[in-house]
C1' cells in the first nucleotide's frame, strides 16, 4: 500500500466482497509448564444455607465466673441493658435518567460542616425519671403490658458569659445599590460531665475564632436519533406579601399583571447512566464506556417521613401492591443489584475456600485490642497477554514402510535407526526466603523526632537454590484454483458436498480421503461484533450536460456574503503570562521481578476552558467621506411583449337557386358510406365558426410557460448615447407569495373544421390496433379550479478574468465623400467553427462543462417505489411530502471490435431476369424416415444426411439374431516346468458344421564333449502339454484426441514488425479518388515495409518448329492376291520429348500525363485463350473412436473366438435421388456410315459351327500403337395415322441360359405369353452462358456372378438467350442504429396458472405506554381543635396553671376504581399490489426505420 467482481474486450461511475487490528467473547479439534491480568454482556428474574458492622467496662448500675489472700479485699475475664461513637463509609448494580445527570470553567456578598488542627474563655448550684434486674399478666409465636426499685458523660431547671447570634443606632471606606468591611453605643436570648491515675497529668465536656476535609445551591458551554412530533405552557412567566429551608428561588400559598419557550428545533416519540479513558485510524474522525478511577442513580414495586453533623437510609422504621415462608387461623416473618452458592434464562461466565486479618485501609477504643466476604491470598477456566519446553551434534548417492511414477526412478529424507552429548520442564530427595516495620515497653522531648528492647506471615515448606536418574514426561490446528504462501493420486459424477466471487454434469490442483507441501503454534480455525481499507456522507477530502443528482419560472422576509477611503472600539483574530485540565492510562528515560508481560520512579503530553496584559493588519461595530457596483434623469431605437376593442380576405362545411345526368368517394387493393328523391362536378347568392398562406429567417420579444392577418387605445420591459442626480441603496435566498403548456373539472355560451370514446368497413390465425367511412365529449369564448410535462440547453443565479475566426440581428461613433457605396471602431443580442484548459469519453470552449469567489437547491447501488401509512392542498381526478420489510450482485454512462437490421451507398455471382431442358402427378430402381421383427448391425440428419460410408450384403463380407462349440485362445511374444517327438500324410466314429474322441505311418535335425563304435550328456532348433505374464474386443465416449474430410468459398480476404494517434479496448497501415476477376494496379494521405492468400510457376487442350520413326503413316516411286498388303520412304497424320508463341507488345480514342478501359490491325489463339490441380486466418465443440492411430473407462470359460442357419432384401405409409415413359422432331422393320477414353493370360477372344435367343462347342491371334473387345443417335427405304394405339412397358405365368459348394428366403440374362398406371404434371422448385445445355451411345473400377437405371471417365450430334441489376438468395467493402456478444434461431414485456416469502388495507378482537376528568383515600409531614382521656421535672401553700401526649379533624397524598382520548404492538375472515422460483399458457409491447420511429 491494495485486490476480486458488471463487459467479447475498454475507460468511468457505482455497490457488494476480501486481505489488517481488536474483544468481558462463544463454538469445533487439540492441549506440557509458569507468571500477570481477567471471568452473568441474557431475567434490575426468584432465592435455601452461612457469613458481610461493630466497638467502648478509662460513661453507668448490675450479673456471672476465675486467680491470689485466713479474711477484709485486690487483680482479672465475659457482657444482656442504659449511654457514646460508627452504622450516610466501605462493598454491589446500571433499572431509571436526554437533564433535578455528567464533563469543563466559574459564582455563593445566598450556605452548612460530626470526627481533626488552631485562637480565646469556661465547667457554679440544684432536680426528677428510666432501662436492666425482681414480681405479675396476655400470646402458638413474634412479642407486649402492669407494678415496685435504682445509676450515669441519659434528661431537666436556675446562675454566669463575649470578641459569638439577633434587634435598634453613629461615623468612615467600598459597592454589583441588594449590601459588605472597619471603629463605636444600647438592648434581648443563650453553656457545661465527668472518667482514669498515688501523683504529675492524660482523655473527655461547654461557648467562641480561624483553618482543613467534605458537602448544598446557582450560572455558562458541551453532551444520541427523529419534523411522517410544529406549535408548547395556568404555578405556567414576572411582581408584591407571607411561609418554609443550612441557604437562593413559584420551593409553597394568597393577590396582581399576561406573560414565558420555539425553525440556532420548543413540545412530543425512541434509545441511553456520564466521564477519565478503550479499540481502530497517517490524521481528522468513527465505534464503545467491561475490569481500574471520579461523579450520578438505585436497593422486591410505589409512597412517606423519623433519627442524625450528614439519609428521606442495600444488611433502619411506617403504609400500600405483588410474591415467598411460619401458624394453634387469632396473627406474624422476609427482601443476595454484599461474598460464596442454588433454580431459571442463555451460545456463555468461577469456590457454599474446615484461607487470613500477616500486610494496606476503615470503624470503635486512652491503649492492648476487637471487628472487617473491604482487602490480601489460594482454587477453577488456554478467556487474554507474556515467557519456557517438547531435545542437541554426527549420521547413506539415501534402510524399511507409505505415496507418486514416463517403471528408469522420485518424494517423505539426515528424517529414522545407530553413535556421542545435554537435563530446562515434569518426577524424586535435601535446603529454604523477601514481603516486618511500626504499634507495645524503656529512655528521650514543651510536644514530636530519635535511640534501645520484646515480638508478629494467611500465602507456605510456596518462590528460589542444590543433588539424583534418564531423551527420558510433553504437537497440534487450519490451509494448498485466483485474490493469497503452498500439488499430486484415488473416490464421487450438477449427486454428495464446498462456498466471499465461484467449484461439482467421468480425466475436479476448488467436494471426500491419502501422500506431500505452506502458515501459525500450546494453540489453531469458525462464528459474532467494532474500526479500517470506504475519498462509500468527502472539515481535512466527493459530486450534479449524458452515470444518482439544478427546484418549471420569477419576486422576496429571515439568514449567508458584500466596492474605495479616514478615524475610533477591541467582539472575532494573533502573541505572551497565570490558574486549571484528579490519579491511573498514553509517550520517553531509568529501575526492579533471571527476561518479558506486569510493576516502581522521574519527565513529557493532556492541543480544552477561564483570567490578565499587549497588538491593531484583516473580518466586525460606531462615526465621516468617495463613485467604478446599483438606481434616477435626458436624447434616440427595434420588436409575433401583455391586456382591451374594432376590422379583413382566402379556404373548409352547410343552406338556397341554376346547369348537368351516373357515378362519386376512398385505398396497396377494397368495402362500409353518398347518389336518378339528381350526388360528384360547375356557376351565383347567403349563413356561421375557427385559424391567419406567402412574408418566415438556428430572425425578433418575454422570467419561464409561451407569443404570428390588419388598425386603434392602455401598460411593461430592453438596447445605445450622455455623465446631470442619489451615494453601496448590492448579490443570493430556506420558509412564503405570484405566474405556470396540454389534458382534466364546475357553471353558462358557442360549435365550421378536426377529433379521444363509440359504430361500421377492411386487414389478420386473432386485430378491442395501424388503413378507410362516420362520429360525441373536447378543441373556441366568459368566470373559477387543477399545478403537472423529455416544464430540456436534460447545463441554478450573480460577479470578474482568460488566444481567435466567421456570419446574422439592434444601435452609436470615426475616416474619406455631394450623397450612395466603401473602410474602420465600439456596445448589446442570436448562431457556427475552433486554441489553451477541462472532461470517463462524447464533447464544452468569452452565451464554458475553463480559472476563481458568494449564495441556494439536490445526490449517495439496482429493484420494491413518481409506492404504503401519516400530514397538507384539491369539487373530483389527483398533487406534494415520502419510508420499511424483502430481494439481487450487479444496475448504469461513454466509447471499441464484431454480428445483425422488414437501415443506406457501391460491387459481384446461372442470384434474378432472358432462354433451354427438367423435378413436383403416374410406374419402376435405389436411399432414408417410420413401423414391424429374435435380428431387421452401425454411422451420416437444413443448405453441408437421404444412388451418402457401400468402387458392388445368396455363403463369406457381417459388425446383428438364434442355436451349437473353444478358453493362453483365430492372431503375437517372453519366462518356468515337462515330454521327445511334433508337424505332415492316410484314416475311423459322431455331428448341421465347428468341434470332440480315436487309429495307422513316422519316431528325428544341427553343434559340442566323451567314446573305436553303439550310445550317453549338454546346448540350440522344432512342436505338444501344464503354469504364468498376456492376447483379443467393429465394446463406450468424435464433447478427452491425432489424422483425414465437408462447408462458408477459389469468396478476396486474414495478419504482423516498426512508427504515429488514443488514459484504454483499439485505430492507422487495410480509409479516400479511380481501376480490376482479384487487398489487381495507380494517385493522394502518418504511415513505411513485410507475411499467408490473389496472380504466376504445374498438368491437359488449341498453333508452329526441331528431334525420333515401330507396332503408327502413305505424298512421291515400284510391286500387288487390291487389304499400307510388300519393297522403299518418314513429307503428312500420329506418337512423345524439347522449344517457340500472347505481352495491352503495336495503332487510335477515353482517362490525372497514371493504373487501366474501348475499338482496330496482325495472329491458330486477344485481353487470367479454354479446363484442371491448387482451398489464406478462421467458423460450425460440423463428420468420423466402424479405415487407421491413440489417453481413459469397461469385458476376460466372454462384450473374445469358431461354426450352421437366419437377418441387413420385412411393408398400411411419407420423403429424397434417379431411370424409362406418356409418343409422329415418334415407334417398328430392313439397309448404310462415322469415335474416343480405356481394358485384356484364372484374361480379351476373332473366324467357323449349333440355337429364335441368352448362350454353347471348337480354336487363330495377343503379355498388346502389332491381336481381341468396340458404338448409338444419324442417313436411306417402307409401314403405322393420333388411338391408351404397331405409344408405354409395370405386373404375372410358362420354358430356358450363365456364374457359383449353394440362386428357397435373395442373383442376372434369354424366349413366348400377359399388357397396369401414364395423354406433359398444383403450390413450389433444380441445372445450365458454348463445343456449354440438351440428346446419343461407349469404356472402366469394384466383381465368381449381380440388383449399375449408380459412380468415374470418353467421345458423337449440337442449340437458344443475357435488355439489365428494381426485386429473391448468397457474398465483399464503406457507412449508420442497436438494450445483441451462445451474437436476430439474439434479446425481451405484460396478463393468466402454480409454489413460497415479506408487507399494506381490513368487520373486529387482545394487550403496552400515556394524557385528561372524576371517585376512593393508607402511611406521613404541616395546620386546627383539644369539649373526651393521660402527664415526673417549671410556677403555685393548694386548687390549679403553663406546656405536652393520645384522640379527632383539614389540605396534600401512593396504590386502586370509572369514563374518555392518543400511541405502539399481537392476532383475523376477506381484499390489493409486490418479490422470488432450468425448461407452463397467451400474445409479441421494446431494442434495427423492431416492421405504425
Nucleotide at each position: 500500500a491494495g485486490a476480486g467482481u458488471u463487459u467479447g474486450a475498454u475507460c468511468c461511475u457505482g455497490g457488494c466482497u476480501c486481505a489488517g487490528g481488536a474483544u468481558g467473547a462463544a463454538c469445533g479439534c487439540u492441549g506440557g509448564c509458569g507468571g500477570u491480568g481477567u471471568g452473568c454482556c441474557u431475567u434490575a428474574u426468584a432465592c435455601a444455607u452461612g457469613c458481610a458492622a461493630g466497638u467502648c467496662g478509662u460513661g453507668c448500675g448490675g450479673u456471672a465466673c476465675g486467680u491470689c489472700g485466713c479474711a477484709a479485699g485486690a487483680c482479672g475475664u465475659a457482657u444482656a441493658g442504659c449511654g457514646g461513637c460508627a452504622a450516610a463509609c466501605g462493598g454491589g448494580u446500571g433499572a431509571g435518567u436526554a437533564a433535578u445527570a455528567a464533563a469543563u470553567a466559574g459564582g455563593u456578598a445566598a450556605c452548612c460542616a460530626a470526627c481533626c488542627c488552631u485562637c480565646a474563655a469556661g465547667a457554679c448550684g440544684g432536680g426528677g425519671a428510666u432501662a436492666c434486674c425482681c414480681c405479675a399478666u396476655c400470646g402458638a409465636a413474634a412479642g407486649a403490658u402492669g407494678g415496685a426499685u435504682c445509676a450515669a458523660u441519659a434528661c431537666c431547671c436556675g446562675a454566669u458569659a463575649a470578641u459569638g447570634u439577633c434587634c435598634c443606632u453613629u461615623c468612615a471606606g467600598g459597592u454589583g445599590c441588594g449590601c459588605c468591611u472597619g471603629a463605636g453605643g444600647g438592648g434581648a436570648a443563650g453553656a457545661a460531665a465527668g472518667a482514669c491515675g498515688c501523683a504529675a497529668g492524660u482523655c473527655g465536656c461547654u461557648u467562641c475564632u480561624g483553618g482543613a476535609c467534605g458537602g448544598g445551591c446557582c450560572u455558562a458551554u458541551u453532551u444520541c436519533c427523529u419534523a411522517u412530533c410544529a406549535g408548547c405552557u395556568a404555578g405556567u412567566u414576572g411582581g408584591u406579601a407571607a411561609g418554609g429551608u443550612a441557604a437562593u428561588g413559584g420551593c409553597u400559598u394568597a393577590c396582581c399583571a399576561a406573560g414565558g419557550c420555539u425553525a440556532a428545533g420548543a413540545c412530543g416519540g425512541g434509545u441511553a447512566g456520564c466521564u477519565g479513558g478503550u479499540c481502530u485510524g497517517a490524521g481528522a474522525g468513527g465505534a464503545c464506556g467491561g475490569u481500574c478511577a471520579g461523579c450520578c442513580a438505585c436497593a422486591u414495586u410505589g409512597g412517606g417521613a423519623c433519627u442524625g453533623a450528614g439519609a428521606c437510609a442495600c444488611g433502619g422504621c411506617c403504609c400500600a401492591g405483588a410474591c415467598u415462608c411460619c401458624u394453634a387461623c387469632g396473627g406474624g416473618a422476609g427482601g443476595c443489584a454484599g461474598c460464596a452458592g442454588u433454580c431459571g434464562g442463555g451460545a456463555a461466565u468461577a469456590u457454599u475456600c474446615g484461607g487470613c486479618c500477616a500486610a494496606u485501609g476503615c470503624g470503635c477504643g486512652a491503649a492492648a485490642g476487637c471487628g472487617u466476604g473491604a482487602c490480601c491470598g489460594a482454587g477453577c477456566g488456554a478467556c487474554a497477554c507474556c515467557g519456557c519446553g517438547u531435545g542437541g551434534g554426527c549420521g547413506a548417492c539415501g534402510a524399511a514402510g507409505a505415496u507418486c511414477u514416463u517403471u528408469g526412478g522420485a518424494u517423505u529424507g539426515u528424517a529414522a535407526a545407530g553413535c556421542c552429548c545435554u537435563u530446562u520442564u515434569a518426577c524424586a530427595g535435601g535446603g529454604g526466603a523477601a514481603g516486618a516495620a511500626a504499634a507495645c515497653c524503656g529512655g528521650g522531648u514543651a510536644a514530636a523526632a530519635c535511640c534501645g528492647g520484646u515480638g508478629u506471615g494467611a500465602c507456605g515448606g510456596u518462590a528460589c537454590c542444590c543433588u539424583g536418574a534418564g531423551a527420558a514426561u510433553a504437537a497440534g490446528c487450519a490451509g494448498c484454483a485466483g485474490c493469497a504462501a503452498a500439488c499430486u493420486a484415488c473416490g464421487u459424477g450438477c449427486c454428495a458436498g464446498c462456498a466471499g466471487c465461484g467449484c461439482g454434469g467421468u480425466a475436479a490442483u476448488a467436494c471426500g480421503u491419502a501422500g506431500g507441501c505452506u502458515g501459525c503454534a500450546a494453540g489453531c480455525g469458525u462464528u459474532a461484533u467494532c474500526c479500517g481499507g470506504a475519498a462509500u456522507u468527502a472539515c481535512u477530502g466527493g459530486g450534479u450536460g449524458u452515470a444518482a443528482a439544478g427546484g418549471g419560472u420569477c419576486c422576496g422576509c429571515a439568514g449567508g456574503c458584500g466596492u474605495c477611503u479616514u478615524g475610533u472600539c477591541a467582539a472575532g483574530u494573533u502573541a505572551g503570562a497565570u490558574g486549571u485540565c484528579a490519579a491511573a492510562u498514553c509517550c520517553c528515560a531509568a529501575g526492579u521481578c533471571c527476561u518479558a508481560a506486569c510493576c516502581u520512579u522521574g519527565g513529557g503530553u493532556c492541543c480544552g476552558c477561564a483570567u490578565c496584559u499587549a497588538a491593531g493588519a484583516c473580518u466586525g461595530g460606531c462615526a465621516g467621506g468617495a463613485u467604478a457596483g446599483a438606481g434616477u434623469g435626458u436624447a434616440g431605437g427595434a420588436g409575433a411583449c401583455g391586456g382591451a376593442a374594432g376590422u379583413g380576405g382566402a379556404a373548409u362545411u352547410c343552406c338556397u337557386g341554376g346547369u348537368g345526368g351516373a357515378g362519386a368517394g376512398g385505398u396497396a387493393a377494397a368495402a362500409u358510406c353518398c347518389g336518378u328523391a339528381g350526388a360528384u362536378a360547375u356557376c351565383a347568392g347567403g349563413a356561421g365558426g375557427a385559424a391567419c398562406a406567402c412574408c418566415u429567417g438556428u430572425g425578433g420579444a418575454g422570467u419561464a410557460g409561451u407569443c404570428g392577418g390588419c388598425u386603434u387605445c392602455c401598460g411593461a420591459a430592453c438596447c445605445u448615447a450622455u455623465a446631470a442626480c442619489u451615494g453601496a441603496c448590492g448579490c443570493u435566498c430556506a420558509g412564503g407569495g405570484a405566474c405556470g403548456a396540454a389534458a382534466g373539472c364546475u357553471a353558462g355560451g358557442g360549435a365550421a373544421g378536426c377529433a379521444a370514446a363509440c359504430a361500421g368497413g377492411a386487414u389478420u390465425a386473432g386485430a378491442u390496433a395501424c388503413c378507410c367511412u362516420g362520429g360525441u365529449a373536447g378543441u373556441c369564448c366568459u368566470a373559477g379550479c387543477c399545478c403537472u410535462a423529455a416544464a430540456c440547453g436534460a447545463u441554478g443565479a450573480a460577479u470578474a478574468c482568460u488566444u481567435g475566426g466567421u456570419g446574422a440581428u439592434g444601435g452609436a461613433g470615426a475616416g474619406a465623400u455631394u450623397a450612395a457605396c466603401c473602410u474602420u471602431u465600439u456596445c448589446g443580442u442570436c448562431g457556427c467553427c475552433g486554441a489553451a484548459g477541462c472532461u470517463a469519453a462524447c464533447g464544452c470552449a468569452u452565451u464554458a462543462a475553463g480559472u476563481a469567489u458568494u449564495c441556494c437547491a439536490c445526490c449517495u447501488g439496482g429493484g420494491g417505489a413518481c409506492u404504503a401509512c401519516g400530514g397538507c392542498c384539491g369539487c373530483a381526478a389527483g398533487g406534494u411530502u415520502g419510508a420499511a420489510a424483502c430481494u439481487c450482485a450487479a444496475a448504469g454512462g461513454a466509447a471499441u471490435u464484431g454480428a445483425c437490421g422488414g437501415g443506406g451507398g457501391c460491387c459481384c455471382g446461372c442470384a434474378c431476369a432472358a432462354g433451354c431442358a427438367g423435378c413436383g402427378a403416374g410406374g419402376c430402381a435405389u436411399g432414408u424416415g417410420g413401423u414391424u421383427u429374435a435380428a431387421u448391425u452401425c454411422g451420416a440428419u437444413g443448405c453441408u444426411a437421404c444412388a451418402c460410408g457401400a468402387a458392388g450384403a445368396a455363403c463369406c463380407u457381417u459388425a446383428c439374431c438364434u442355436g451349437g462349440g473353444c478358453u493362453u485362445g483365430a492372431c503375437a511374444u517372453g519366462c518356468a516346468g515337462u515330454g521327445g517327438a511334433a508337424a505332415g500324410u492316410c484314416g475311423g466314429a459322431u455331428g448341421a458344421a465347428a468341434g470332440u474322441c480315436u487309429g495307422a505311418u513316422c519316431c528325428u535335425g544341427u553343434u559340442g564333449u566323451a567314446g573305436c563304435a553303439a550310445u550317453a550328456c549338454a546346448a540350440c532348433a522344432c512342436c505338444g502339454c501344464u503354469g504364468u505374464g498376456c492376447a483379443g474386443g467393429u465394446g463406450g465416449a468424435g464433447c478427452a484426441u491425432g489424422g483425414u474430410u465437408g462447408u462458408c468459398g477459389u469468396c478476396a480476404g486474414c495478419u504482423c514488425g516498426u512508427g504515429u494517434c488514443g488514459u484504454g479496448a483499439g485505430a492507422u497501415g487495410u480509409a479516400a479518388g479511380g481501376u480490376u476477376a482479384a487487398g489487381u494496379c495507380c494517385u493522394u494521405a502518418a504511415a513505411c515495409g513485410a507475411g499467408c492468400g490473389c496472380a504466376a510457376c504445374c498438368u491437359c487442350u488449341g498453333c508452329c518448329a526441331c528431334u525420333a520413326g515401330u507396332u503408327g503413316c502413305c505424298a512421291c516411286c515400284a510391286g500387288u492376291u487390291c487389304g499400307g498388303c510388300u519393297g522403299a520412304g518418314c513429307a503428312c497424320u500420329c506418337u512423345a520429348g524439347u522449344g517457340g508463341g500472347a505481352c495491352c507488345g503495336c495503332u487510335a480514342g477515353c482517362g490525372a500525363u497514371a493504373a487501366g478501359c474501348u475499338a482496330g490491325a496482325g495472329g491458330a489463339a486477344g485481353a487470367u485463350g479454354g479446363a484442371g490441380a491448387u482451398g489464406a486466418c478462421g467458423u460450425c465443440a460440423a463428420a468420423u473412436c466402424c479405415u487407421c492411430a491413440c489417453g481413459c473407462c469397461c469385458c476376460u470359460u466372454a462384450u473374445g473366438u469358431c461354426c450352421a442357419g437366419g437377418g441387413c432384401u420385412a411393408c398400411a405409409c411419407a420423403c429424397a435421388u434417379g431411370c424409362g415413359a406418356c409418343a409422329a422432331u415418334g415407334g417398328u422393320a430392313g439397309a448404310a456410315a462415322c469415335a474416343g477414353c480405356a481394358g485384356g493370360u484364372u484374361g480379351c477372344a476373332a473366324a467357323g459351327a449349333a440355337g429364335c435367343a441368352a448362350u454353347u462347342c471348337u480354336u487363330a491371334g495377343c503379355u498388346a500403337a502389332u491381336c481381341c473387345c468396340c458404338a448409338a443417335a444419324u442417313u436411306c427405304u417402307a409401314c403405322c395415322c393420333c388411338a391408351g394405339u404397331a405409344c408405354a412397358g409395370a405386373u404375372u405365368g410358362a420354358g430356358g441360359g450363365c456364374u457359383g459348394c449353394a440362386a428357397u428366403u435373395c442373383g442376372c440374362c434369354c424366349u413366348c405369353a400377359u399388357g397396369a398406371a401414364g395423354a406433359u404434371g398444383g403450390a413450389g422448385u433444380u441445372g445450365c452462358u458454348a463445343g456449354u445445355a440438351a440428346a446419343c451411345g461407349c469404356a472402366g473400377g469394384u466383381c465368381a456372378g449381380c440388383u449399375a437405371u449408380a459412380c468415374u471417365g470418353c467421345g458423337u450430334u449440337g442449340a437458344a438467350u443475357a435488355c439489365g441489376u428494381u426485386c429473391c438468395c448468397g457474398g465483399g467493402c464503406c457507412u449508420u442504429g442497436u438494450a445483441c456478444a451462445c451474437a436476430c434461431c439474439g434479446c425481451c414485456c405484460g396478463u393468466c396458472a402454480c409454489a413460497c416469502c415479506a408487507c399494506c388495507c381490513g368487520a373486529g378482537u387482545c394487550g403496552u405506554g400515556u394524557g385528561c376528568a372524576c371517585c376512593c383515600g393508607a402511611a406521613g409531614u404541616c395546620g386546627g381543635u383539644c369539649a373526651c382521656c393521660c402527664u415526673a421535672a417549671c410556677c403555685g401553700c393548694a386548687a390549679g396553671g403553663a406546656a405536652g401526649g393520645g384522640a379527632c379533624u383539614g389540605c396534600c397524598g401512593a396504590a386502586g376504581g370509572u369514563g374518555u382520548g392518543c400511541u405502539c404492538g399481537g392476532u383475523a375472515a376477506g381484499g390489493a399490489g409486490g418479490g422470488u422460483g432450468a425448461a407452463g399458457u397467451c400474445g409479441u409491447a421494446a431494442c434495427a426505420a423492431g416492421g405504425c420511429a